[in-house]
RNA sequence: GCGCCGUUAGCUGAGCUGGUUUAGCACCGGACUCUUAAUCCGAGGACGCAGGUUCGAGCCCUGCACGGCGCA
Numbered sequence: 001g002c003g004c005c006g007u008u009a010g011c012u013g014a015g016c017u018g019g020u021u022u023a024g025c026a027c028c029g030g031a032c033u034c035u036u037a038a039u040c041c042g043a044g045g046a047c048g049c050a051g052g053u054u055c056g057a058g059c060c061c062u063g064c065a066c067g068g069c070g071c072a
Stems, first nucleotide, its partner, number of pairs: 001071007010025003019055001028042004048064005
């Protein structure tokens, strides 16, 4: 330098064919308990960055950044 794969919540992962982004753990509030833990209920929290296409983009296109693998 070239090719391929990955980047979604604090962490780990899902997202079908473009149509309100999903879960577990963690965190916060509540119930229970003498208290804590456990258990149960509830709430908040994310699409790497910049453009483009589209009525509408996590998903399609382009560039860039970071990580991994391969080739030179």
Molecule: transfer RNA
Organism: Actinocatenispora sera